[in-house]
Predicted 3D model of a 525-nucleotide part of an RNA (small-subunit ribosomal RNA, 5' domain) from an uncultured Bacteroidales bacterium. The RNAcentral record of the full RNA draws on ENA and SILVA.
Context: one part of a larger RNA
């Protein structure tokens, strides 16, 4: 000098930031991922219309309309958010390679969308069970599922040609054989949104490699899928990735193997630098989601709020059987020196879905708590000597100091209190209108919506009013005397003070330093 700090004393305000470093300990409760009716069958509930009965209130019926619980289907739940356990590794950083690869949504271009089929959930009926849930029967739809047809630039195979390269090869070109598509919906319509194939792109990912990346040799040998080959399998793809066979290799004093510790980087702190240390907040990458294992679905996961199995733990139970996973946001217990609210809003930014309106979002934006830090402001300003009283000190009828300090006079009003006004953050969407346009569409104008918040800010009134402490004073180190104590009580970072005159202990007066803080402890340079 610094800190995600804690502790002691003290404390007026604001802005900006930060806030479980310990038990990756256990978790009550609420919320954190939905959305689409312009894919579908439908109609539980709500509103409307119509009908029936009734004088009426009302009751009943009806998917007819707005809509819509559950269900089928699509997209999204692989993002966003958390944590740092594991990992000394191609994990990360940096630089390359893929003639060894993949990709939903998005963009561009081209092509094409013909004709069929069988189911199933919901609903209905029946059964089992305490429940979780589940079984059977019958019916039905789709942008759900499955054949058929068509198909080129596409894929695979075969044998060619040309050009190129880096071994395998790559690109272009033409030939033959085989193989692979689709879905409709809304609208009166134009058309819109979607669906299919291929190529290129954008962006994202996968894999490989060079170099760098902690400590210990009081760890010296290690390795059997081990190292390589051939072949089969597997993968989006290369590869002992896996398997069969064959060979006997591979690594290591330039530190293998083992052990310990640890997420890595940008950064951050110290330092003139070299360098040392850190890895909070923010950003990138990685890993993990009660512990261990596994796959399914999918463009993408071996999936935090999905599934299955084993385990520990907790809960329910009718004892047969079931349910759960806060290292999401709050919150609770525990641990600890120590770390906050079971708050508000989707107004903005952003994400998912939707044609849109919109819905959802503890992402996010705000508010609350905490001097935890940084920065800013204030606690007044000017005048005022009888140099007062009082305290303390002295060489004591006197003097010094606290002290222009106070009182008192004048001024100001940041702040405070009260009253009044009052933001920016909002861009635009639907829609209306206008211009261009054949339509779609595009440009211009108008055009709702603010959690924070009646907050910030501004104005007025009042009144010095509402606001100072902490540590130190032997040297290092700025600041000195008196009293008490008497190697006691105590101090102390180091040197060292204290045994009767202690500037070093305790108190007082005074002084010094910093100041809404000041000290102590801990850690780093």
């Nucleotide at each position: 000098g610094a800190u995600a700090a804690a502790c002691g004393c003290u404390a007026g305000c604001g802005g900006c930031a930060g806030g479980c470093c310990u038990g990756a300990c256990a978790c009550a409760u609420g919320c954190a991922a939905g959305u689409c009716g312009a894919g579908g069958g439908g109609c539980a509930g709500c509103g409307g219309g119509a009908g029936u009965a009734g004088c009426a209130a009302u009751a009943c019926u009806u998917g007819c309309c707005g809509g819509c619980g559950a269900c089928c289907g699509g997209c999204g739940g692989a993002c966003g958010g958390g944590u740092g356990a594991g990992u000394a590794a191609c994990g990360c950083g940096u630089a390359u390679g893929c003639a060894a690869c993949c990709g939903g949504c998005c963009g561009u271009a081209c092509g094409a969308a013909g004709g069929g089929g069988g189911a199933u959930a919901a609903c209905c009926c029946g059964g089992a069970g305490a429940a979780a849930u589940u079984c059977g029967g019958a019916c039905u739809a789709a942008u759900a599922c499955c054949g058929c047809g068509u198909a080129a630039a596409g894929a695979u195979g075969u044998a060619g040609a040309u050009a190129g390269g880096c071994a395998u090869c790559u690109a272009u070109u033409a030939a033959c054989a085989u193989c692979c598509a689709g879905a409709g919906u809304g609208g009166c319509g134009a058309c819109a949104c979607g669906a299919c194939g291929u190529a290129c792109g954008a962006c994202g990912g996968g894999c490989a490699u060079g170099c760098g990346u902690a400590u210990c040799a009081u760890u010296a040998g290690u390795u059997a899928g081990u190292u390589g080959g051939u072949g089969g399998g597997g993968u989006a793809a290369c590869g002992g990735c896996u398997c069969a066979c064959c060979a006997a290799g591979g690594c290591a004093a330039c530190g293998a193997u083992g052990a310990u510790u640890a997420g890595g980087g940008g950064u951050u702190c110290c330092g003139a630098g070299a360098g040392g240390a850190c890895a909070a907040a923010c950003c990138c990458c990685c890993a993990c989601a009660c512990c261990g294992g596994g796959a399914c679905u999918g463009a993408g996961a071996c999936a935090c709020g999905g599934c299955c199995c084993g385990g520990a733990c907790u809960c329910c139970u009718a004892c047969g059987g079931g349910a759960g996973g806060c290292a999401g946001c709050a919150g609770u217990g525990a641990g600890g020196a120590a770390u906050a609210u079971u708050g508000g809003u989707c107004a903005a930014u952003g994400g998912a879905c939707g044609g849109a309106a919109g819905u959802c979002c503890g992402a996010a934006c705000c508010a609350g708590c905490c001097a935890u830090g940084c920065c800013g402001c204030g606690u007044g300003c000017g005048g005022g000597a009888a140099g007062a009283a009082g305290g303390c000190c002295c060489u004591a009828c006197g003097g010094g100091u606290c002290u222009u300090a106070a009182a008192c006079c004048g001024c100001u009003u940041u702040u405070g209190u009260a009253a009044g006004g009052g933001a920016g953050c909002a861009a635009u969407a639907a829609g209306u209108u206008u211009c261009a346009u054949g339509c779609g569409u595009g440009g211009g104008a108008c055009g709702a919506c603010g959690a924070g918040a009646g907050u910030a800010c501004c104005u007025u009134a009042c009144g010095a009013a509402u606001a100072a402490g902490c540590a130190u004073c032997g040297g290092c180190u700025a600041a000195c005397u008196c009293c008490g104590u008497g190697c006691c009580a105590g101090c102390a970072g180091c040197c060292g003070c204290g045994g009767u005159a202690a500037u070093a202990c305790g108190g007082a007066g005074g002084a010094u330093g910093c100041g809404a803080g000041c000290g102590u402890u801990a850690u780093c340079c």

The coordinates come from a structure-prediction model, not an experiment, and the mean pLDDT is 85.